[in-house]
Two RNAs folded together computationally: RNase P RNA and transfer RNA, 479 nucleotides in total. Its mean pLDDT, the model's own confidence on a scale to 100, is 77. Rfam match: Bacterial RNase P class A.
RNA sequence: CCAGACGGCCGGACGGCCGCCUUCGCCCUCGGGCGGGGGAGGAAAGUCCGGGCUCCACGGGAACACGGAGCCGGGUAACGCCCGGCGGGGGCGACCCCAGGGACAGUGCCACAGAGAGCAGACCGCCGGCCUCGAGGGCUUCGGCCCUUGGUUCGCCGGCAAGGGUGAAACGGUGCGGUAAGAGCGCACCGCGCCGCCGGUAACGGCAGCGGCACGGCAAACCCCUCCGGGAGCAAGACCAAGUAGGGGCGGCACGCCCGCCGCAAGGCGGGCAAACGCGUUCCCGCGGCGGCCGCCCGGGUCGGUCGCGCGAGGCGCCCGGUAACGGGCGUCCCAGAUGAAUGGCCGUCACGCGGUCCGCAAGGAUCGCGCACAGAACCCGGCUUACAGGCCGUCUGGCAUG
RNA sequence: GCCGGCUUAGCUCAGUUGGUAGAGCAGUUGAUUUGUAAUCAUCAGGUCGGGAGUUCGAGUCCCCCAGCCGGCACCA
Numbered sequence: 001c002c003a004g005a006c007g008g009c010c011g012g013a014c015g016g017c018c019g020c021c022u023u024c025g026c027c028c029u030c031g032g033g034c035g036g037g038g039g040a041g042g043a044a045a046g047u048c049c050g051g052g053c054u055c056c057a058c059g060g061g062a063a064c065a066c067g068g069a070g071c072c073g074g075g076u077a078a079c080g081c082c083c084g085g086c087g088g089g090g091g092c093g094a095c096c097c098c099a100g101g102g103a104c105a106g107u108g109c110c111a112c113a114g115a116g117a118g119c120a121g122a123c124c125g126c127c128g129g130c131c132u133c134g135a136g137g138g139c140u141u142c143g144g145c146c147c148u149u150g151g152u153u154c155g156c157c158g159g160c161a162a163g164g165g166u167g168a169a170a171c172g173g174u175g176c177g178g179u180a181a182g183a184g185c186g187c188a189c190c191g192c193g194c195c196g197c198c199g200g201u202a203a204c205g206g207c208a209g210c211g212g213c214a215c216g217g218c219a220a221a222c223c224c225c226u227c228c229g230g231g232a233g234c235a236a237g238a239c240c241a242a243g244u245a246g247g248g249g250c251g252g253c254a255c256g257c258c259c260g261c262c263g264c265a266a267g268g269c270g271g272g273c274a275a276a277c278g279c280g281u282u283c284c285c286g287c288g289g290c291g292g293c294c295g296c297c298c299g300g301g302u303c304g305g306u307c308g309c310g311c312g313a314g315g316c317g318c319c320c321g322g323u324a325a326c327g328g329g330c331g332u333c334c335c336a337g338a339u340g341a342a343u344g345g346c347c348g349u350c351a352c353g354c355g356g357u358c359c360g361c362a363a364g365g366a367u368c369g370c371g372c373a374c375a376g377a378a379c380c381c382g383g384c385u386u387a388c389a390g391g392c393c394g395u396c397u398g399g400c401a402u403g
Numbered sequence: 404g405c406c407g408g409c410u411u412a413g414c415u416c417a418g419u420u421g422g423u424a425g426a427g428c429a430g431u432u433g434a435u436u437u438g439u440a441a442u443c444a445u446c447a448g449g450u451c452g453g454g455a456g457u458u459c460g461a462g463u464c465c466c467c468c469a470g471c472c473g474g475c476a477c478c479a
Base pairs, nucleotide, nucleotide: 001399002398003397004396005395006394007393008392009391010390012350013349014348015347016346017345018344020039021038022037023036024035025034026033027032041374045385046384048383049382050381051380052379053233054232055231056230058286059285060284061283062282066229067228068227069226070225071085072084073083074082075081086100087098088097089096090095101224102223106222107221108218109217110216123164124163125160126159127158128157129156130155133150134149135148136147137146138145139144172190173189174188175187176186177185191213192211193210194209196207197206198205199204237307238306239305240304247298248297249296250295251294252293253292256273257272258271259270260269261268262267277291278290279289300478301477302476314333315332316331317330318329319328320327321326352371353370354369355368356367357366358365359364404475405474406473407472408471409470410469413428414427415426416425422459430446432444433443434442452468453467454466456464
């Protein structure tokens, strides 16, 4: 210098003018005015996980269904997040990626191709025998027979799974021996399984022995094992004000006792009680409440205000422990709160990038034009994911050149 | 703000244990008719909204995006 890997950070600055939201203080003619303080993000986003908070009256336990997590150890309020390891894969390397439990608990699937796709199979092929053909030799009773060797086209019987071929995958791989040809048939190494010892908290690793291979893949198919999870969400929820037809219909569960009034009666209305009965997401237990409760539909009214609402698993700095994630201690700071929804607009200068022109041998300088991302709180935190012009810093790897 | 659903041919929709994607209408060409419509025959048209992953194999299973649609205020 070129190419790359990983981690972190910034993501315009200054000035002038005009505005917006909120809070505090003062003044006031209660409309407001003046002054001080504060005013978006690394993702505020997607709403994908985990919590806080609120309601389902509260507390505890359990089961079914459903959903989710899944190597090991640690961190954390918790997590599907983070850190450190293990195993597997990729890269020359720095380094990166992995939803990474179980397929001898069971069920299921493996299309097409192929002989055969799960306790499989023989198409081509290899080999032996029968049959058949040729050559040579020998014997002969001249009909033939025997031996050796070669071909092997067709047919039949048998052996084999090495090779070819199909496929994503073919019942271990390579080599040597062995054999008619072959084959874990035998042996060596590798792989696999079982057992033992050693190291490690563990995942796992190493070594030795045995087994001749028995155990294919898919669980982001059903499922099994272990663990986790009750539901809804700030339009949760609480209060105030205004207003009306302070209603009607259908369905489900339940419908106890007492008093008063109305009514001939059926029944209706009002009040009281809670032993039994009923009600609140299933069951059980405890405890409190209510006396009818719940769901759906039609109709009516309002489009107001206050709280929830920001001191928090908070930020920053230093020290200590830990490889790290993180934890502890001390000091310091208070830092958005809108509700059609504020945090902005214009101008100037500078910085940055791109392009043009001019000057200069060059480094560079001058000037003009354009550009300067993704996007914006809406109850709040911890993560993940996605979007992002441009720029900066640190550590490391490979290559080239020079000293 | 919160919560659901959908995306397959030009249009409307099917597509279940994952195995070469279909139907109706519309379109092309031909026949029929004096001509048109209807009818009959025939043909074309799809990277299953996009990107990654699991798998031998994905419209289907899993994850991340994009677009579209719908619902949810309070009182009595």